[in-house]
RNA sequence: GGCGGGUUAGCUCAGUCGGUAGAGCAGAGGAAUCAUAAUCCUUGUGUCGUGGGUUCAAAUCCCUCACCCGCUA
Numbered sequence: 001g002g003c004g005g006g007u008u009a010g011c012u013c014a015g016u017c018g019g020u021a022g023a024g025c026a027g028a029g030g031a032a033u034c035a036u037a038a039u040c041c042u043u044g045u046g047u048c049g050u051g052g053g054u055u056c057a058a059a060u061c062c063c064u065c066a067c068c069c070g071c072u073a
Stems, first nucleotide, its partner, number of pairs: 001072007010025004019056001027043005049065001051063003
């Protein structure tokens, strides 16, 4: 340099044919306990990496750029 994959909540990740964004863990509040842990209940206001484009509507499609990983010369 060429090719491919990835970037979504604090962390690990779902989100398959475009239709108002989710799970687990963590965190917060509460119950219970003499108290702590465990346990149980409740709880998410996330610029979907950046900037554009298409569309009534974009995490999802197209283009640009940035970063990470791999393959290859």
Molecule: transfer RNA
Organism: Alphaproteobacteria bacterium UBA2903